[in-house]
This record gives sequence, C1' cells and structure tokens, in this order.
RNA sequence: UGGGGGGUCGUCUAAGGGCAGGACGCUGGACUUUGACUCCAGAGAUCGGGGUUCAAAUCCCUGCCCCCCAG
Repeated sequence: UGGGGGGUCGUCUAAGGGCAGGACGCUGGACUUUGACUCCAGAGAUCGGGGUUCAAAUCCCUGCCCCCCAG
C1' cells in the first nucleotide's frame, strides 16, 4: 500500500430495517450476629461524521482503530 473481517453497558455476547436484550461485574434492598451464598430491584452501551428511509446498531459513503492475508 492492496484485499478480507471486525468495532454494541466495566468485560463477554445477542439483535441483520420496527421497544438495544442476556451473562458476569457494580449499586441498593431482603436474608444473616457479621460476611459469603441465595433472592428482589436498579444504573449502565451501538467508534466519529454524512446520506437513504416514516423509522438505522442493522443499508450506502467517508474517516479512525483492531485482526488476518498478500506484497
């Protein structure tokens, strides 16, 4: 530099045009003499910009970053 794949809560991972969900972690509560375990509740995310669309995490363009292949 060219080609391909990827970027979603703190971490891992779903959703492939129509309410952004789950697990662990975190916070609060219940339980307990205290803690752990367990149970209940809660907070928390779509890499940036633009476009298409009634509607974009999803489709298109562009930029950035990561991985693989080639040179």